[in-house]
RNA sequence: AGGGUUUGAUCAUGGCUCAGAACGAACGCUGGCGGCAUGCUUAACACAUGCAAGUCGAACGGAGGCCCGGAGCUUGCUCCGGAUCCGAAACUGGCGCACGGGUGAGUAACGCGUGGGAAUCUACCCUGGGGUGGGGAAUAACCGCUGGAAACGGCGGCUAAAACCGCAUACGCCUUGCGAGGGAAAGCUUUAGCGCCCUGGGACGAGCCCGCGCGUCGGAUUAGCUUGUUGGUGAGGUAACGGCUCACCAAGGCUUCGAUCCGUAGCUGGUCUGAGAGGAUGACCAGUCACACUGGGACUGAGACACGGCCCAGACUCCUACGGGAGGCAGCAGUGGGGAAUAUUGGACAAUGGGGGAAACCCUGAUCCAGCAAUGCCGCGUGAGUGAAGAAGGCCCUAGGGUUGUAAAACUCUUUCAGUCGUGACGAUGAUGACGGUAGCGACAGAAGAAGCCCCGGCUAACUCCGUGCCAGCAGCCGCGGUAAUACAGAGGGUGCGAACGUUGUUCGGAAUUACUGGGCGUAAAGGGCGCGUAGGCUGUUUGAUUAGUCAGAGGUGAAAUCCCUAAGCUCAACUUAGGAACUGCCUUUGAUACUAUCAUACUAGAGAUCGAGAGAAGUUAGCGGAAUUCCAAGUGUAGAGGUGAAAUUCGUAGAUAUUUGGAGGAACACCAGUGGCGAAGGCGGCUCACUGGCUCGAUACUGACGCUGAGACGCGAAAGCGUGGGUAGCAAACAGGAUUAGAUACCCUGGUAGUCCACGCCGUAAACGAUGAGAGCUAGCUCGGGCAGCAUGCUGUUCGGUGUCGCAGUUAACGCAUUAAGCUCUCCGCCUGGGGAAUACGGUCGCAAGAUUAAAACUCAAAUGAAUUGACGGGGGCCCGCACAAGCGGUGGAGCAUGUUGUUUAAUUCGAUGCAACGCGAAGAACCUUACCACCCCUUGACAUACUCGGAACUUUCUAGAGAUAGAUUGGUGCCUUCGGGAGCCGAGAUACAGGUGCUGCAUGGCUGUCGUCAGCUCGUGUCGUGAGAUGUUGGGUUAAGUCCCGUAACGAGCGCAACCCUUGUCCUUAUUUGCCAGCGAUUCGGUCGGGAACUCUAAGGAGACUGCCGGUGACAAACCGGAGGAAGGUGGGGACGACGUCAAGUCAUCAUGGCCCUUACGGGGUGGGCUACAAACGUGCUACAAUGGUCGGUACAAAGGGCUGCAAACCAGCAAUGGUAAGCGAAUCCCAAAAAACCGAUCGUAGUCCGGAUUGGGGUCUGCAACUCGACCCCAUGAAGUCGGAAUCGCUAGUAAUCGCGAAUCAGAAUGUCGCGGUGAAUACGUUCCCGGGCCUUGUACACACCGCCCGUCACACCAUGGAAGUUGGUUGCACCAGAAGUAGGUAGUCUAACCCUCGGGAGGGCGCUUACCACGGUGUGGUCAAUGACUGGGGUGAAGUCGUAAC
Repeated sequence: AGGGUUUGAUCAUGGCUCAGAACGAACGCUGGCGGCAUGCUUAACACAUGCAAGUCGAACGGAGGCCCGGAGCUUGCUCCGGAUCCGAAACUGGCGCACGGGUGAGUAACGCGUGGGAAUCUACCCUGGGGUGGGGAAUAACCGCUGGAAACGGCGGCUAAAACCGCAUACGCCUUGCGAGGGAAAGCUUUAGCGCCCUGGGACGAGCCCGCGCGUCGGAUUAGCUUGUUGGUGAGGUAACGGCUCACCAAGGCUUCGAUCCGUAGCUGGUCUGAGAGGAUGACCAGUCACACUGGGACUGAGACACGGCCCAGACUCCUACGGGAGGCAGCAGUGGGGAAUAUUGGACAAUGGGGGAAACCCUGAUCCAGCAAUGCCGCGUGAGUGAAGAAGGCCCUAGGGUUGUAAAACUCUUUCAGUCGUGACGAUGAUGACGGUAGCGACAGAAGAAGCCCCGGCUAACUCCGUGCCAGCAGCCGCGGUAAUACAGAGGGUGCGAACGUUGUUCGGAAUUACUGGGCGUAAAGGGCGCGUAGGCUGUUUGAUUAGUCAGAGGUGAAAUCCCUAAGCUCAACUUAGGAACUGCCUUUGAUACUAUCAUACUAGAGAUCGAGAGAAGUUAGCGGAAUUCCAAGUGUAGAGGUGAAAUUCGUAGAUAUUUGGAGGAACACCAGUGGCGAAGGCGGCUCACUGGCUCGAUACUGACGCUGAGACGCGAAAGCGUGGGUAGCAAACAGGAUUAGAUACCCUGGUAGUCCACGCCGUAAACGAUGAGAGCUAGCUCGGGCAGCAUGCUGUUCGGUGUCGCAGUUAACGCAUUAAGCUCUCCGCCUGGGGAAUACGGUCGCAAGAUUAAAACUCAAAUGAAUUGACGGGGGCCCGCACAAGCGGUGGAGCAUGUUGUUUAAUUCGAUGCAACGCGAAGAACCUUACCACCCCUUGACAUACUCGGAACUUUCUAGAGAUAGAUUGGUGCCUUCGGGAGCCGAGAUACAGGUGCUGCAUGGCUGUCGUCAGCUCGUGUCGUGAGAUGUUGGGUUAAGUCCCGUAACGAGCGCAACCCUUGUCCUUAUUUGCCAGCGAUUCGGUCGGGAACUCUAAGGAGACUGCCGGUGACAAACCGGAGGAAGGUGGGGACGACGUCAAGUCAUCAUGGCCCUUACGGGGUGGGCUACAAACGUGCUACAAUGGUCGGUACAAAGGGCUGCAAACCAGCAAUGGUAAGCGAAUCCCAAAAAACCGAUCGUAGUCCGGAUUGGGGUCUGCAACUCGACCCCAUGAAGUCGGAAUCGCUAGUAAUCGCGAAUCAGAAUGUCGCGGUGAAUACGUUCCCGGGCCUUGUACACACCGCCCGUCACACCAUGGAAGUUGGUUGCACCAGAAGUAGGUAGUCUAACCCUCGGGAGGGCGCUUACCACGGUGUGGUCAAUGACUGGGGUGAAGUCGUAAC
């Protein structure tokens, strides 16, 4: 410090998520030791049991005991007395119990924090002053009687005090009307003290009070709250101020700077995190507050409204004799319960501290220790050295090896910790040690007792095998898993951490993702529709004053602990101790005065004002005008009109449409008219008058900051809509009809009502948009319009205003913006914080309603989005090409047959190919074989390969059984090389490694192939531009078959493609001359046959030739195009081979090769027979036809290219023929196949199912072959189907082409209508590029990128989830009104009782009880508010497998 994730890729926006740290944690797995910490976060739920607050006999009465003495006697009992003796329980009295300990329910508050203030109290302590005299009356304990189950009492009697009450005294004290009045005490005793009373001071301390300042959570879907309320006067009350309380008076007080209400919460020092600012938090420790079963109340006291006190009410628990009583662990342990979860009913007062005491001492679950728990932090250990045969085993493997791994074993050594034995502290200054025989120290034995957990696809360090097969499972995010998973599970190996390691939860961080530091709002979320203006915020120049803000110094405070630094103590560390720094804050004070502020003064540049001009669809009201539509009346006139893509509905012979004239009525204002004008926006358009607002220019001797913005408030606010009343020509939701359509509740047409118009009143929203809030200043310009000035009179300068376009700096994610900013600054307002749910629900406000406004959550997703890029696509655009269309010629689709495919059938009909680009395809040829399929019969190291052992030459003849494979028998045979050892080859047998598989996966692959497409494209280097993906080049202007070439050009070059080079064909030349040729010469059997020739043809080698080279024109002086000449050939001469980057997971595992998987007496191998040839049906490709441009018969002529010894076969003979017989020649320019056929000549047929057509069938043959039954071809005779030119649709072809005619070859024993070649005859048409199809380039839109066969919307149906409404129901909380009124306090009261004091002895003062009044808790009644839960039914929403219907958007 960042990373992953939206996209094909990019930049941005934006969310989600990860890496870090932390924890009072929990869970899983594992677990050696020690130190230091920490340990009910949940039920402030209920609690058994024990302990947690007592102490003082030196305040007092005092049972009793020891000792001493005495008496009685029963000789161990009773009684009496004494003593500086001891002293229980309980009681009186004093002090303490208000501390210490616990908890966080309540509390949003002067509760807390911080800093202040004045009207106070303060036991014990310190200090000062003064005093301590004299009396009195009771009472508990105790005794007696007595009630009660108990708790607890009642009556009578005795008694003490430092308990209680007076009197005296009163410096200071209190009250006061300043005369006066009031108030104390306690003693004990060892004679040295301890106490006591009054009253000052001190606070080292502690407490109280203040509506004192400041700070202190969320909600406005809580906006008004308040009647003791706010203030005053007086009184009361308190320790004290105060409405604290009361009476009277006034009507105030708080609040948008958030009152009131609701929810949540103890606060702080601190803690965690963070660079910080912040955010979260408030366990332990410390300060403080509140509470003590719930609620209320007071008493006592210095202090409480009191955790282990009291009274009352309530709930709960317990005891009970039923009459009554008792209790409060949120003290320490502990129990139950709740919960994911949190310890011992331990030891000791030794230390520290607290209470009492003079002290000894007692008490102390405060505290100090121990126990339990890896809960955390820290430390230590589980060994160290040597050790390669790199052992064994495991795992992987390309089978070579690698790895585990110096790891182990083995040898040598050490002993921390744990263990055993011994010794043994500090903590204690004299005594006292729970911890504890602990820490430490010493000795002993032995590597001995001590390692796991997570992870290994990316983020993120770490990889392989096997299993599984979208299953099981994983997952923090992205995402893995559908047969080769580094992502699941196991294993080996590895990484990380280590007595731990992971997971879960929570907090901060990363997140600049709430932005103070430190964000945004044209298009990503986000500018209010517009104005006016209140509060508020901000605000020009000058001078002075003040010093509030601000700055500086000093002082006080900011508790300690914590954090940081330094040092020290435990062996180190954690931990602890000491010192320092810090605590960023608050307060006081002194100073400074620039800025802000306040006050005062002045100014004119902002703003306003006055005067004079100017422009304008600015607003309101009234009046007026013409054109047009419609309607009405009348005339003319006749059959249509209207409407559409085409029609129909509709109107019209009752006279429409058209046309003429007149009239009625409503609405809107053509041309002018303009990215022109005005207005704040909405908006405003005929003309005129009136009234009104704003703006601009010029001038000015006026005012003097009067300004800007603007939460609320108020006003304006298109269209539609609503109310009332008018009006209604045209237009026109709804509605009706006609069309369109699969449907058409639409688009189109014919009609048509609200509405549109007016008046008044509502509504208050729009893509109310410049998607851009208002104001001010500053920052290049050009162009357009107006004013002014100057002079060279067409220029310069200056100024102002609006409105456009372009453009610099700058800015922006980019697009873009750019003086009319989206630039640089200032001020103020509004708004945003992932997508969906949702601009929705509920609540409030407004509205007549429609609805508007304000505005969530649950749930769900990992994205949603902006701009730009490259592609692809478009029933977008431009340019161009192609037998793409058009123009032509011939076909297919109809028939019969052939062949392939689907389907069906079958034991099997083997398998593959499936739009173009499968379908006469693999297959250049299935009777057996082929053959992979089926049935049956056999073999199991195998038909085939390598290696080993043994035997045998190999091989061959014949016979038998069998369908055959095979089995049995049998005959001949003894090989080759040799260095003489043996070797090679073949056959048989055996055993094991292995063979074998046309079994699966073409979606694991190689290779090969198809296709776009012989289309003109596809890229790279460097440079440049861009944040980047990318662009440029390759676009543009021309041109070409072509990214072909030229020109231009931030590009310059280059590569793969194009073209050329290659083959063939077309002309000529040279060379050569046999098997080919024969012009001339000779011979001739008349056949180039022979002699000969080398001219010609041909053959086959080499050359020549064609390059837009030449001429003219066009073009840009180019490239190039057009025309021409010459030429065999002319602009690529024709044809072929040749196929860029890539696309289709295209095809092929059955050509071959190959990974993985599968079979191994079978999914391998052999054999016989069958099948691949089936046949309701459908499709593709062909052949033959339908005839006269023809058929048949006869005659005659002309090719090319091939093949041939397991062959081609002449001639001759036989046969009607297929063919057979015999046989020459030829391994072929020599011989053969071999007849070319259309054509031509002649004859016949005469438009018909024919002398067309030949299917089918019957009969008879030929050939091949082991074998033609399933299932061959051919021949002859006979038979003679369909078919008379083919619907929708569709295919090929642009010249030696189509069409037509025959010939050959491969495969092959035989078997072409297929395929591949060859030549013969030989056309028609192309105006042209609108349209169909395909393609190329440029451009444009896009929500597509699996790329339009894309994406995607809504209803409905089904399942699940959360949520709204709902008659209601239940519970919590709260307001108001009323009832009620325990205990208590205060007031009243003479019903009753009454020791101290006074007394005239009668009584009084005072007090208790009782009664009563006021206040008040619980409780109750009624009526509201609010929150939560639940609710038949119901509304929409979300998510789900490939459901249904349509196709709204891109």
A computed fold for a 1450-nucleotide RNA from an uncultured prokaryote, annotated as small-subunit ribosomal RNA.
Rfam family: Bacterial small subunit ribosomal RNA. Gene Ontology terms of the family: structural constituent of ribosome and ribosome.